[in-house]
Context: one part of a larger RNA
């Protein structure tokens, strides 16, 4: 120099992204305990006190050791806001333990049992030795207060009159063959050519889907512009007009969301881009991809104090263990 520990004047977070790491507190006893609350909690709140031996049945009461100190080592708790998630619990084995996932609970859908649904190419299996107070799948996430307009587009469910449509069925028409018929004395040839069989088109007939009727957003999703206008100014309850399925309601709001932005006013600090309270020009919150609250809980995020400290102002001494040097 490194690494592990002890200590350490004055100060006490001045370090730093950031109190990171250290101090600090700490048991048991007895006394006392706020806000809020879902009345269970919050609570071991917070905060003061005693704590050892001996004598004595215990207590009180008196002694005693020690400079001090008595939970004599270990091991052992800080407050307050605010955000997220209600909670215990799950998770990246081996950089991420969380707000993420999963939970009770809430809805929606789908099955009536040889059930829907999943594996299997199929016997079969699981569902389930279950029966809709069962299973299966989506979304959402205790709990409290709600949970708004939109069905024009996309899915979905329902209908069934018309339009359109497949295999198949097919009347009829083609087209090939050819017994035969006409030319010729015959034969070859040329022309027509019946029934069969074969080709080729084919009128009609012909489900389900589509068009098309209608219902559904805790289905997929969507939820507006332009102008004007009040007796100072501003400003717009009020009107116009243009589009549209419908023009975003309640809450909330510079939020884990706000670009301008360190937005304005407030609080707190001697000073605060974070922080908390509000304001509302919401670039680009919003109601089960839920919305706004909320006891209680968190190795969770942010701020903020109290006490404490070598984190610092600034360093410094000590023990041990390496590193070095010699053998």
């Nucleotide at each position: 120099c490194u690494c592990u520990c002890u200590u350490u004047a004055a100060g006490g977070a001045a370090c730093u992204c950031g109190g990171c790491a250290a101090a600090a507190u700490a048991g048991c006893c007895u006394c006392g305990u706020a806000a809020c609350u879902u009345c269970g909690g919050a609570a071991g709140a917070a905060g003061a006190g005693g704590u050892a031996c001996c004598u004595u049945u215990u207590a009180a009461a008196g002694g005693u050791u020690g400079c001090a100190a008595u939970a004599a080592a270990u091991a052992a708790g800080c407050u307050c806001a605010a955000g997220c998630g209600a909670c215990u619990g799950u998770u990246u084995a081996u950089c991420a333990a969380a707000a993420a996932c999963a939970c009770a609970g809430g809805u929606c859908u789908c099955c009536g049992c040889g059930a829907a649904g999943u594996u299997g190419u199929a016997a079969a299996a699981c569902a389930a030795u279950g029966u809709a107070u069962g299973g299966g799948g989506g979304c959402u996430g205790a709990c409290g207060c709600c949970u708004g307009c939109c069905c024009a587009g996309u899915g979905c469910c329902g209908g069934a009159a018309g339009g359109u449509u497949a295999a198949a069925g097919a009347a009829a028409u083609u087209a090939g063959u050819u017994a035969g018929u006409a030319a010729c004395a015959a034969a070859a040839u040329u022309a027509c050519a019946a029934a069969g069989c074969u080709u080729a088109u084919a009128a009609c007939u012909g489900a389900a889907g589509c068009c098309c009727c209608g219902g559904u957003a805790a289905a997929c999703g969507g939820c507006g512009g332009c102008c004007g206008u009040a007796a100072c100014u501003a400003u717009a309850a009020c009107g116009g007009u243009c589009c549209u399925a419908a023009g975003g309601u309640a809450g909330c709001g510079a939020a884990a969301u706000u670009c301008c932005u360190u937005g304005u006013c407030g609080g707190g600090u001697a000073a605060g881009u974070u922080c908390c309270g509000a304001c509302c020009c919401g670039c680009a919150c919003g109601a089960a991809a839920g919305g706004c609250g909320u006891a209680a809980c968190g190795a969770c995020u942010u701020g903020a104090g109290c006490a404490c400290u070598g984190u610092c102002u600034c360093a410094a001494a000590g023990a041990g263990a390496g590193a070095c040097u010699c053998g």